[in-house]
RNA sequence: AGAGUUUGAUCCUGGCUCAGGAUGAACGCUAGCUGGAGGCUUAAUACAUGCAAGUCGAGCGGGAUUGGUAGCAAUACCAUGAGAGCGGCGCACGGGUGAGUAACGCGUACACGACCUACCUCUGACAGGGGGAUAGCCCUGGGAAACUGGGAUUAAUACCGCAUAUUAUUCUGAUUAAUAAAGGAUUGGAAUGAAAGUUCAGGCGGUCAGAGAUGGGUGUGCGUCUGAUUAGCUAGUUGGUAGGGUAAUGGCCUACCAAGGCGAUGAUCAGUAGGGGGCGUGAGAGCGUGAUCCCCCACACGGGUACUGAGACACGGACCCGACUCCUACGGGAGGCAGCAGUAAGGAAUAUUGGACAAUGGCCGCAAGGCUGAUCCAGCCAUCCAGCGUGCAGGAAGAAGGCCCUAUGGGUUGUAAACUGCUCUUAUCAGGGAAGAAACCUCUGGAUUCACUCCGGAGCUGACGGUACCUGAAGAAUAAGCACCGGCUAACUCCGUGCCAGCAGCCGCGGUAAUACGGAGGGUGCGAGCGUUAUCCGGAAUUACUGGGUUUAAAGGGUGCGUAGGCGGCUUUGUAAGUCAGGAGUGAAAGUUUGCGGCUCAACCGUAAAAUUGCUUCUGAUACUGCAUGGCUAGAAUUAGGAUGAGGUCAGCGGAAUGUGGCAUGUAGCGGUGAAAUGCAUAGAUAUGCCAUAGAACACCAAUUGCGAAGGCAGCUGACUAGACCUGGAUUGACGCUGAGGCACGAAAGCGUGGGGAGCAAACGGGAUUAGAUACCCCGGUAGUCCACGCUGUAAACGAUGGGUACUAGGUUCUGGGGGUCUCAACCCCUUCAGAGCCGCAGCUAACGCAUUAAGUACCCCGCCUGGGGAGUACGGUCGCAAGGCUGAAACUCAAAGGAAUUGACGGGGGCCCGCACAAGCGGUGGAGCAUGUGCUUUAAUUCGAUGCAACGCGAAGAACCUUACCAGGGUAUGACAUGUGAGCUUCGACCUUCGGGAAGAGGUUAAUCCUGUGAAAGCAGGAUGAAUCACACAGGUGUUGCAUGGCUGUCGUCAGCUCGUGUCGUGAGAUGUUGGGUUAAGUCCCGCAACGAGCGCAACCCUUGCUGUUAGUUACCAUCGGGUAAUGCCGGGGACUCUAGCAGGACUGCCGGUGAUAAACCGGAGGAAGGUGGGGAUGAUGUCAAGUCAUUAUGACCCUUUACACCCUGGGCUAACCACGUGCUACAAUGGUCGGUACAAAGGGGAGCAAUACCGCGAGGUGGAGCAAAUCCCAAAAAGCCGGCCUCAGUACGGAUUGCAGUCUGCAACUCGACUGCAUGAAGCUGGAAUCGCUAGUAAUCGUGGAUCAGCAUGCCACGGUGAAUACGUUCCCGGGCCUUGUACACACCGCCCGUCAAGCCAUGGAAGUUGGUAGCACUCGAAGUCGUCGACCCAACCUCGUGAGGGAGACGCCGAAAGUGAGACUGGUAACUAGGGCUAAGUCGUAACAAGGUA
Repeated sequence: AGAGUUUGAUCCUGGCUCAGGAUGAACGCUAGCUGGAGGCUUAAUACAUGCAAGUCGAGCGGGAUUGGUAGCAAUACCAUGAGAGCGGCGCACGGGUGAGUAACGCGUACACGACCUACCUCUGACAGGGGGAUAGCCCUGGGAAACUGGGAUUAAUACCGCAUAUUAUUCUGAUUAAUAAAGGAUUGGAAUGAAAGUUCAGGCGGUCAGAGAUGGGUGUGCGUCUGAUUAGCUAGUUGGUAGGGUAAUGGCCUACCAAGGCGAUGAUCAGUAGGGGGCGUGAGAGCGUGAUCCCCCACACGGGUACUGAGACACGGACCCGACUCCUACGGGAGGCAGCAGUAAGGAAUAUUGGACAAUGGCCGCAAGGCUGAUCCAGCCAUCCAGCGUGCAGGAAGAAGGCCCUAUGGGUUGUAAACUGCUCUUAUCAGGGAAGAAACCUCUGGAUUCACUCCGGAGCUGACGGUACCUGAAGAAUAAGCACCGGCUAACUCCGUGCCAGCAGCCGCGGUAAUACGGAGGGUGCGAGCGUUAUCCGGAAUUACUGGGUUUAAAGGGUGCGUAGGCGGCUUUGUAAGUCAGGAGUGAAAGUUUGCGGCUCAACCGUAAAAUUGCUUCUGAUACUGCAUGGCUAGAAUUAGGAUGAGGUCAGCGGAAUGUGGCAUGUAGCGGUGAAAUGCAUAGAUAUGCCAUAGAACACCAAUUGCGAAGGCAGCUGACUAGACCUGGAUUGACGCUGAGGCACGAAAGCGUGGGGAGCAAACGGGAUUAGAUACCCCGGUAGUCCACGCUGUAAACGAUGGGUACUAGGUUCUGGGGGUCUCAACCCCUUCAGAGCCGCAGCUAACGCAUUAAGUACCCCGCCUGGGGAGUACGGUCGCAAGGCUGAAACUCAAAGGAAUUGACGGGGGCCCGCACAAGCGGUGGAGCAUGUGCUUUAAUUCGAUGCAACGCGAAGAACCUUACCAGGGUAUGACAUGUGAGCUUCGACCUUCGGGAAGAGGUUAAUCCUGUGAAAGCAGGAUGAAUCACACAGGUGUUGCAUGGCUGUCGUCAGCUCGUGUCGUGAGAUGUUGGGUUAAGUCCCGCAACGAGCGCAACCCUUGCUGUUAGUUACCAUCGGGUAAUGCCGGGGACUCUAGCAGGACUGCCGGUGAUAAACCGGAGGAAGGUGGGGAUGAUGUCAAGUCAUUAUGACCCUUUACACCCUGGGCUAACCACGUGCUACAAUGGUCGGUACAAAGGGGAGCAAUACCGCGAGGUGGAGCAAAUCCCAAAAAGCCGGCCUCAGUACGGAUUGCAGUCUGCAACUCGACUGCAUGAAGCUGGAAUCGCUAGUAAUCGUGGAUCAGCAUGCCACGGUGAAUACGUUCCCGGGCCUUGUACACACCGCCCGUCAAGCCAUGGAAGUUGGUAGCACUCGAAGUCGUCGACCCAACCUCGUGAGGGAGACGCCGAAAGUGAGACUGGUAACUAGGGCUAAGUCGUAACAAGGUA
């Protein structure tokens, strides 16, 4: 410090998500030790039990008990002094909790001239003399208990008078500083108010007053959460006077008087919340938070109340009401853990009913000491922080095992282990062993000595704890996990699974090769922890103070006027509020930061410094702002003159058009549309003429014009009225700008009332269109449109751009003025204001674009925005007659939604161009029969694949067996086929026989090959090879996946395109080049150009064909010469010709003319065999279609393997057959058929072959075999054609299907299921609906010939020649394609995208008859305790007095008053029949609204 995610890609906007840190945490897995910290965040829920506040005998009465003495004992005396009580002090501290509280509660700074303060310190003064009671104890009652009544008696540092008294208090005078003022200070007079003793005689106490200290109380400034869908609140309310009350001010309370007080700078109301120091995070500003520690506040079962006291309205006090719990003898009582432990409950969740007062501190006490769940310690918990360890070194046969792979082998785990050596932290055991402790106190020394006042010495005291720490012993011994490994984000492979199971923070993984699921191996990260969840800050400049935006992304209010507010020209003087500087006070400590130090380090702790950005105050400065004051004229305004315009309001007038009415002319249609129809018209329309009438709107002028704040404004004239502008002096003297609320204006539509109504025209009716057509089109037509008055208050109210001021290159056009030049004037030209446009620099912008009319540079003010949807919806409020407007959420849901631009693709967008694309022609298909392929169906099987063009006479250049992959049956097992190892050593080979349907199987006979040695040889010995057997590795698979692949192929398309390097432009995707002007078959060429070049394509090079030359001349040829035949190049010969096949030439827009930019090129011409690529072929760019093929072959993965998805065999099937489709053949006939005669090719093939002559057969063919491995021989007859005859328009002498019989050929074999022949039979069919195909010249059409495959089988395929046309005006249309451009919401790219209703499921929400809670307030009723007041007939020791007098009390009453009750409303929840819309959900229904001109923009 950033990253992921919207897109095909890009830039931007914008949200979501992640990486970091943190926690009083929890959960999962795991867990060795030590130190330091922390530990009910939930139910302020309920609590069993124990403890948490007592102490003092040196205040008092008292005396249990125990001991002692005396005594026999009773008893007496002495000592001791418990419990309880009176009294004092404490219990208001310490400890807990955060319910309440939005407040002077807290924080900070001040103030108190308006106050209090026990204990403590200091100072001054004092303590004289009396009195009456009362607990306890004793006696006696009541009660279950708690408790309580009566009587008698008694003490005090308890209580009460009297005396004395100050600077106290009250009353009344006087003096006086500072201050704005105030109850300040000083000083008179009068009145009033005190005390307590005890003792060891040292002390400890008491009273009054003052001072201090400490602690409190009160007031004020400033700060302190959210909501305006809470806008008005307030009667003790605000103030005054008087009184009461308090320690003290004060409506704090009461009476009276006045009518105030608060609020948009947010009152009131509602919600939430203890506040701060701090803590977390952050660069900071901030944001979040308020555990532990410290300060303050509040509370103590809920509520109220006071008493006591220095202090409380009191956690472990009291009274009352309420709820709850407990005891009870039913009459009554008791209780309050938000103290420490602990229990239950709640909850994801939080500890021991521990030890000690040793230390620190607190209370009491003279003290010893007592008490102290404060505190100090220990226990539990990885809750956090910090530290340590689980070993270290060597060790390669890189062991075994695991995992992976290209698998004889390699890689990895991995120096890891084993093994060798070493070490001992920790744990274990053994021994030693602290600091924390110094005081008080006792003993003792010294000093000041008034004093146990101070200083010193010795002694005593440890819960933790035999702990920390130290030493020793033995031995690697006691100690590693968790998460992750697709990207973000460090870390990869195998297996399993197969959109299943599952994962997931976001993007997203999983549908048979998952680095994303689960497991494993390996790796990465952290490590006694690691992950997950939750929450906070950060990243997020994503609320922007620091530090954002607003034309199009969310966002400028529809417009103006103007209130508050904000901001404001030049200058003088003053002031010093802001501002700046310096000083002072404060800003507690802790914490944070830094330095130093202490625990072995660290965490932790100590100490010092810094910081604490703040507030208050003093002094100073005066530039700027403010305030005050004086002046100025540049802003603003007023005035004079001029000129301008559809500015506004009202009134009047005008013509054209339209409708209607009248009259007239006139006759059959008019009107309307894509085409029609509805409609109008013989009752006379439309059309035409004249007249009349009605309402509305104002052609031309007219414009990119003008005016207005906006909405908006258009015939002409007048009246009234507003504004801006120009010119020039004068006047005022900052009077200005903006503008929350507010007020006014505000298109269209709509509403109300009353008019008006020609045309137009929602709704509605009809006609069409259509699958439908509640639309588009047509015919009608009502509201409305018009006027007046009143509402409504919204628009894409748009420049999608708020207003103002200033500044910042120009060019050009227009409008309204002024000036200059010129001139008679006008025009032109120059210039200056104001306005309206275009272009454009700098600058800005995400880009598009803006650019003196800013979206630039600055300042001022206002409005508005913060992801999309839900939603401008709901609820509430408010306005409106209504429609509806304004204000304006949430739940839920998505990871996007969006802007600009780019490249494509697409368009029922545009332009240009091409193609047998259309058109013009010729011939077909679609109808018939047959052939062939396919679908479908059938079947045991009808094997499989190919499926729009680009599958369908396709793979298949040839299924009777084979092929063959399918089916049925039978059979085989290392296998039909390959390689290797081992064993055994045998002979399996060949032939014969047999079973069988066959393959197989069984039986018999008989023999391998090579090498070396030896031998005459036979043979023998050894070795090798081959085959077979057994065993093992393995074979085998036309099984799956063409969506895992290679290769090959189809298609767009032989279309002219597709790219690259460098440069340039652009933030970028990209663009440029490749676009443009011409031209071409062509991105072909030329020119131009920020491009310059290049590559793959095009073209050319290659083959073939067309002309010529030359060379050569057999098997081809034969002109001339010769020979020969019935005849024939038959022979000699020839090299002329044809031809053959090698080499050359030839064509290049080369030449001429024209057009054109003088170019490229085009047109015409000449010459030429051929002319502009001469014809044809081969040749197929980048890519597209997950196109086709795992069944040509190859190949990954998966699957089957002795009961097979392998292999062999026989038979069957692939040839089925209602039907449908494709491709063909043959026809339907006379341009024909048939018979006879007769002519002319090319290119091929031939040895298991082609086969002549000859003979036989009607024929297919047979017999036979010359010749020929071929320019030699053969296939081989070419056919159409030509000549002649017959047929004469008919289902025929057309057509040949079908069927019967008889044959031929091939082949083991023609039944299923071949081809051909002869005879006989003689079907459909008479030119083919919608639709559709091919072809532009040697082409179509037509005629035959050959070849591959092949034993045989072609109407198919491939090739060959013969005969040989027609037409093309042209590019509007259909199809396909290319280039440029345009729009786009498409990018899986229009077979795209996408909207709404309905139907289904789920979810949250609104309304709702009701129903059920909560909260706060109001009114009334009742009213406890209690304070205060009044009364007080009853009661009373002290004191005064001698009166039941004063005074006090009980009691009663009154005001107030908690709780309760009642009532009407308010606010806020839950729930609800039914209901409304919304959201979400692979493949539901209906349409097609939007995106292209989206087919009606």

The RNA shown here (small-subunit ribosomal RNA) has 1497 nucleotides and comes from a metagenome. It matches the Rfam family "Bacterial small subunit ribosomal RNA".